A computed fold for a 63-nucleotide RNA from a Candidatus Rifleibacteriota bacterium, annotated as Fluoride riboswitch aptamer (crcB RNA motif).

RNA sequence: AUUGCAGCCGGCGAUGGAGUUCGCCUUUAACCGCCUUAAACAGCUGAUGACUCCUGCGUAAUG
Numbered sequence: 001a002u003u004g005c006a007g008c009c010g011g012c013g014a015u016g017g018a019g020u021u022c023g024c025c026u027u028u029a030a031c032c033g034c035c036u037u038a039a040a041c042a043g044c045u046g047a048u049g050a051c052u053c054c055u056g057c058g059u060a061a062u063g
Stems, first nucleotide, its partner, number of pairs: 010025004016054006033044002
């Protein structure tokens, strides 16, 4: 210096925060939605990877 493995720390899972849990990645990474198209335009869903709570937004009803 390079390569492989392991551990620790850390990061990520399409729009906010917290807790729990699952998975992925090891910085040349994981990840960066769907649909349509040659490529685009146009169009569509959701604040979660999953669960719970809070915040924001949307729909309906009642006072």